Predicted 3D model of an 87-nucleotide RNA (c-di-GMP-I riboswitch aptamer) from uncultured Lamprocystis sp.

């Protein structure tokens, strides 16, 4: 160091919910909390969901549509990067 099953072994992250803080909202911080995750660590280039104050277009008997712009890494693909064992 390539490769890798099963089996272990230190541990690690944390849903929902519950308070608090932001934000227009998806949401996202903290704290409490554990649904569950081998990477449920990390990036928004594909894909897909999800919000849309404001603003731009279009419509309009009526609150729509579409763009701009934001988010979701615990929807996925990819792309990097970690810990044990074995060897």
């Nucleotide at each position: 160091g390539a490769g890798a099953a099963c089996a272990a072994a230190u541990g690690g992250c944390a849903a929902a919910c519950g308070g608090g803080g932001u934000g227009a909202a998806a949401g996202c911080c903290c704290c409490g909390g554990a649904c569950g995750c081998a990477g449920a660590g990390c990036c928004a280039c594909g894909g897909g969901c999800c919000c849309u104050c404001a603003c731009c277009u279009g419509a309009a008997u009526c609150g729509c549509a579409g763009g701009c712009g934001g988010g979701c890494g615990g929807c996925u693909g990819g792309g990097u990067u970690g810990c044990c064992u074995c060897g």
Model confidence (mean pLDDT): 84 of 100. The organism belongs to Lamprocystis, within Bacteria.